Small-subunit ribosomal RNA, 3' major domain from a Desulfuromonadales bacterium, 478 nucleotides, folded computationally. The coordinates come from a structure-prediction model, not an experiment, and the mean pLDDT is 83. The organism belongs to Desulfuromonadales, within Bacteria. Its Rfam family is "Bacterial small subunit ribosomal RNA".
Context: one part of a larger RNA
RNA sequence: UGACGGGGGCCCGCACAAGCGGUGGAGCAUGUGGUUUAAUUCGACGCAACGCGAAGAACCUUACCUGGGCUUGACAUCCCGAUCGUACCUUUUGGAAACAUUAGGGUCAGCUUGGCUGGAUCGGUGACAGGUGCUGCAUGGCUGUCGUCAGCUCGUGUCGUGAGAUGUUGGGUUAAGUCCCGCAACGAGCGCAACCCUUGUCCUUAGUUGCCAUCAUUAAGUUGGGCACUCUAGGGAGACUGCCGGUGUUAAACCGGAGGAAGGUGGGGACGACGUCAAGUCAUCAUGGCCCUUAUGUCCAGGGCUACACACGUGCUACAAUGGCCGGUACAAAGGGUUGCAAUACCGCGAGGUGGAGCUAAUCCCAAAAAGCCGGUCUCAGUUCGGAUUGGAGUCUGCAACUCGACUCCAUGAAGUUGGAAUCGCUAGUAAUCGUGGAUCAGCAUGCCACGGUGAAUACGUUCCCGGGCCUUGUACA
Numbered sequence: 001u002g003a004c005g006g007g008g009g010c011c012c013g014c015a016c017a018a019g020c021g022g023u024g025g026a027g028c029a030u031g032u033g034g035u036u037u038a039a040u041u042c043g044a045c046g047c048a049a050c051g052c053g054a055a056g057a058a059c060c061u062u063a064c065c066u067g068g069g070c071u072u073g074a075c076a077u078c079c080c081g082a083u084c085g086u087a088c089c090u091u092u093u094g095g096a097a098a099c100a101u102u103a104g105g106g107u108c109a110g111c112u113u114g115g116c117u118g119g120a121u122c123g124g125u126g127a128c129a130g131g132u133g134c135u136g137c138a139u140g141g142c143u144g145u146c147g148u149c150a151g152c153u154c155g156u157g158u159c160g161u162g163a164g165a166u167g168u169u170g171g172g173u174u175a176a177g178u179c180c181c182g183c184a185a186c187g188a189g190c191g192c193a194a195c196c197c198u199u200g201u202c203c204u205u206a207g208u209u210g211c212c213a214u215c216a217u218u219a220a221g222u223u224g225g226g227c228a229c230u231c232u233a234g235g236g237a238g239a240c241u242g243c244c245g246g247u248g249u250u251a252a253a254c255c256g257g258a259g260g261a262a263g264g265u266g267g268g269g270a271c272g273a274c275g276u277c278a279a280g281u282c283a284u285c286a287u288g289g290c291c292c293u294u295a296u297g298u299c300c301a302g303g304g305c306u307a308c309a310c311a312c313g314u315g316c317u318a319c320a321a322u323g324g325c326c327g328g329u330a331c332a333a334a335g336g337g338u339u340g341c342a343a344u345a346c347c348g349c350g351a352g353g354u355g356g357a358g359c360u361a362a363u364c365c366c367a368a369a370a371a372g373c374c375g376g377u378c379u380c381a382g383u384u385c386g387g388a389u390u391g392g393a394g395u396c397u398g399c400a401a402c403u404c405g406a407c408u409c410c411a412u413g414a415a416g417u418u419g420g421a422a423u424c425g426c427u428a429g430u431a432a433u434c435g436u437g438g439a440u441c442a443g444c445a446u447g448c449c450a451c452g453g454u455g456a457a458u459a460c461g462u463u464c465c466c467g468g469g470c471c472u473u474g475u476a477c478a
Base pairs, nucleotide, nucleotide: 001478002477003475004474005473007472008471009470010469011468012467013466015462016461019426020425021424022423023422026317027316028315029314030313031312032311033310034308035307042053043052064303065302066301067300068299069298070297073128077127078126079124080123081122082121083120084119088105089104090103093100094099108118109117110116111115130292131291133290134289135288139286140285141281142280143279144277146275151190152189153188154187155186156185157166158165159164170181171180172179196269197268198267199266201237202236203235204234205233206232207231210227211226212225215224216223240263243257244256245255246254247253319419323378324377325376326375327374328373329372335366336365337364340359341358345354346353347352385416390411391410392409393408394407395406396405432454433453434452435451436450437449438448
């Protein structure tokens, strides 16, 4: 100087408390451990691994296993030789395919045209290719974490023999090393804040594909008309403790008030200092070293990653009446669409099929929002709750749904009556609850990312638990 203390003081955080809803019990989904297996590819392991890499394993992916092939190789550059058409398309035979083999179609470009050059394929030789092989404890890059915590440092000066100290401590204050005052310090940098995006109010410009107050018109903003309003997207205004009162050291600031759409950082996001964990990643990529080179490379078929006495994590659905079922009826936002989204119509109980208007989209489509509201029914039961499991019949995607897809219909109708010890999230348009869309994607979502609808309760307080900041103290620790 740090680190640590079941030392002290001050302060903060959904840290506790006060509340609301869960997890832990059930069934299923998914990840992991374990076990099994020819293989169940690999990585991730307290917080900070476990719906994680994977924004989507039937083949492919795929790295694993079994079997069948290849060896200058699936891919790149160079050298030599051959063919001039090669590429490409069709075809015969063997084969699971890879591959080997057969026949046909197809028949180059430029030029100083003796021919050369380019281009392509095949064969050969070696230089080499190739490796998701090892080492994240050799590395770059990227990322997690403490933590959006308020800290981390430097120059000069001063003090100290020195390590170092001071500044950065102290008195107030703040979300903040934020600001003020004081002070052997005076300044400065990286952080904080602001500048960026979005949302909340108003003005203005513009008015189609958007809108409709007034006037006609219609089944309908449908059409004429209009651009007021909504909205869209450009430009501006607005909030600064600016004003008033009080408290305070005449300060910084705090408390209350006015005006205001908004008030003291208005809400949300992006943004992550010096560093810590030899944290994670050699399997995104790059890369040193080591290793393999008729194999640890490469091609193909089939299988596996989907196994199942069990254990754990994360979720979905429930156990019902604030509910289930049936009928009627209302209101979103944000997205996606030409290899695509697909309306009206017809067929099917349905998944879906036939067909194709319109749309390269504020125009058309996906598209029905659902909880909600109105009416009816069920009457507390393992039930008209719950839907697992199983049998049968189908639909769709795709060469192909056996291992191993999703969905539909009929039948079946399991566990489950609110969950032990323990444990998690959340402070407001939040929790809870209800649907909607997107990426990936042929197909496949209870996951992920986004969107809106309805919309709470509670916070006395900081004694305690956990984590963190500052000062101080002790130390057989570094």